This is a predicted complex of two RNAs, RNase P RNA and transfer RNA, with 476 nucleotides together. Rfam match: Bacterial RNase P class A. Gene Ontology terms of the family: tRNA processing, dimeric ribonuclease P complex and ribonuclease P activity. By type it is a ribozyme. Rfam's curators write: Ribonuclease P (RNase P) is a ubiquitous endoribonuclease, found in archaea, bacteria and eukarya as well as chloroplasts and mitochondria.
RNA sequence: GGAGUGGGCGAGGCGAUCGAUCGGCCGUUGACGGCGGCCGGUAGGAAAGUCCGGACUGGGCAGGGCACGGUGGUCGGUAACACCGACCCGGCGCGAGCCGAGGGAAAGUGCCACAGAGAACAGACCGCCGAUGGCGCCUCAGUGCGCACAGGCAAGGGUGAAACGGUGCGGUAAGAGCGCACCGCGCGGCCUGGUGACAGGCGCGGCACGGUAAACCCCACCGCCAGCAAGCCCACGUAAGCAGUGAGCGGCCCUGGGGCUCAAGCCUUGGGGCCGACGAUGCGGCCCGCAUCGUCAUCAACUGCGGGUAGGGCGCAAGAGCCGACGGGCAACCGUUCGGCCCAGAUACAUGAUCGCCCCUGCUAGCGCAGGAACAGGAUCCGGCUUAUUCGCCCGCUCCGCCU
RNA sequence: GGCGCCGUAGCCAAGUGGUAAGGCGGAGGUCUGCAAAACCUCUAUUCGUGAGUUCGAUUCUCACCGGCGCCU
Numbered sequence: 001g002g003a004g005u006g007g008g009c010g011a012g013g014c015g016a017u018c019g020a021u022c023g024g025c026c027g028u029u030g031a032c033g034g035c036g037g038c039c040g041g042u043a044g045g046a047a048a049g050u051c052c053g054g055a056c057u058g059g060g061c062a063g064g065g066c067a068c069g070g071u072g073g074u075c076g077g078u079a080a081c082a083c084c085g086a087c088c089c090g091g092c093g094c095g096a097g098c099c100g101a102g103g104g105a106a107a108g109u110g111c112c113a114c115a116g117a118g119a120a121c122a123g124a125c126c127g128c129c130g131a132u133g134g135c136g137c138c139u140c141a142g143u144g145c146g147c148a149c150a151g152g153c154a155a156g157g158g159u160g161a162a163a164c165g166g167u168g169c170g171g172u173a174a175g176a177g178c179g180c181a182c183c184g185c186g187c188g189g190c191c192u193g194g195u196g197a198c199a200g201g202c203g204c205g206g207c208a209c210g211g212u213a214a215a216c217c218c219c220a221c222c223g224c225c226a227g228c229a230a231g232c233c234c235a236c237g238u239a240a241g242c243a244g245u246g247a248g249c250g251g252c253c254c255u256g257g258g259g260c261u262c263a264a265g266c267c268u269u270g271g272g273g274c275c276g277a278c279g280a281u282g283c284g285g286c287c288c289g290c291a292u293c294g295u296c297a298u299c300a301a302c303u304g305c306g307g308g309u310a311g312g313g314c315g316c317a318a319g320a321g322c323c324g325a326c327g328g329g330c331a332a333c334c335g336u337u338c339g340g341c342c343c344a345g346a347u348a349c350a351u352g353a354u355c356g357c358c359c360c361u362g363c364u365a366g367c368g369c370a371g372g373a374a375c376a377g378g379a380u381c382c383g384g385c386u387u388a389u390u391c392g393c394c395c396g397c398u399c400c401g402c403c404u
Numbered sequence: 405g406g407c408g409c410c411g412u413a414g415c416c417a418a419g420u421g422g423u424a425a426g427g428c429g430g431a432g433g434u435c436u437g438c439a440a441a442a443c444c445u446c447u448a449u450u451c452g453u454g455a456g457u458u459c460g461a462u463u464c465u466c467a468c469c470g471g472c473g474c475c476u
Stems, first nucleotide, its partner, number of pairs: 001400010012358007020042010044375001048386002051384005056227004063288004068223005073087005088102001089100004103218002108216002110212003125157002127153003132150002134147004165183006184207001185205003189202005231314004241305005249276012277295006321341004325336004359372005405475007414428003422459001429447006452468005
C1' cells in the first nucleotide's frame, strides 16, 4: 500500500423568534373548567414486523390426567425466552473468522418417483468363469481340447441422489474380508482427563448397522386460555317482541296443625335438615375434581335473534430504570450500607418552522460558495430476535506485496 | 392497537412431497356458401418473493411482500 475479518460510537451543537403538547406554579373566575403569564419535559437505533419471552389484568379455584403446541450438543447467564456467553462436535475458508432446527433411524410404522438386473433379510442386463456335473471331439491312455446346458461370481461396464467399505498383496476356475497389512467403520467394552458435551489410549469385531423424524412417532424438558379494544370505576342503557333447548324424585331424621281413639296407634297436611339420583350453568379442547341452582311451578333458567348505550376517569409510567466508580466472573452477567439523575405519556394525533454563529464534508491558491442526507416515527410497559437504512469516526485481528 | 386467514394462467379454481386437473376466455384448424353451435389442437417454466430441510418442494420450516376479515 492492497485485500479481508470481528466489534463499537455518533445521528450535528449553541442561541434568538414564532408555535404544538404534557406537567407544576401564579393571576382571573362561582369553579379543580376556560383564558392569560412564568418555569420544566417532549421519539428511535430500529419507535417497524408482531416472530419469541415476560410483567400486568381477567376467566369463581388454576389443581391432576389426556389431548394439543413448543424447545432440542454441553455447561452457565437471565424474571423468562426460540435470546446471550464460553466450550464440544460437524461443515466452509490459506487465515483472522463464519455457518449449523446439533436428541433418537439399534422401539415400531411409512416413504425412497423416473432410470435401473436390483432400492432394503437386494440383485444379474452386458460381462467373467465353467474347477465340478453334462454333451461332443482327439488319443494306446486323459493329466488333453471344445460347447456354454446345469451351475458359480459380483472384479469391470452401465443406472441412480443413494447399489451392502477403500488401497495393495495373497488367493481362486473366475471371484469375493475368503485371508493378511494399512486406512475407514462399529462396540449396548475397559482405562485416563474433563462438572459436562466430548477427547485420548488400549482392547474386541471382518463389517453385521443405506437415507429420511422442518414424515408419523419415541425420549427429555417447558407451556391452562385470552389479551390494555385486557380489565376496573362513575354516568347512561340493557325495553318490547320472536325462535329454540330442557331433566324430570326417592330415602332418612327433627318438628307443628287437624281427624278417629280412653290410650297406644293410624290417616291427612305444613315447615326444616341430611344423603343419594337426574338435569342445567359456571367451564373457554375433553375428563376428574369443585361451586351454585332446579326437580310438576308451566313459573323460572339458559341459548340465539332483535333492538339499546358508546360520555368521563383509572389502568398510564420511579422502573427486572439510567449514568459513573469499586468488587466478582474468561465472558454473558451479577453484587454494593457507594455517588449522581428523573428521561414522552398524546387521544384524531403534539415533538415543528425561520434566522444567526460554531463544527464537519466537497470545490477553490485564497476570499468565498454549496451541502449536512438514509431508514423511519411512540400509543400498556420491558428483555430479545428479525427486517429497513445514509454518512462519518474509532479499536482488535488475518493474508498478500514493497521498503528499512 | 391487538388477533386470525389467504396468495396456483387474463378470470374462477383442484392438487398438500415424485415434475400442475378442470371450467370460462383467447389463438389455430375441421365443418359451412358465410356464420353460430359442435368437435380437435395449443395456451402456467418466477405456483407472491428469498433462504433452508430433502435425492427431489406448489406442498414442510423460517424471513419478507401484498390482500382480506374479526374485536367494545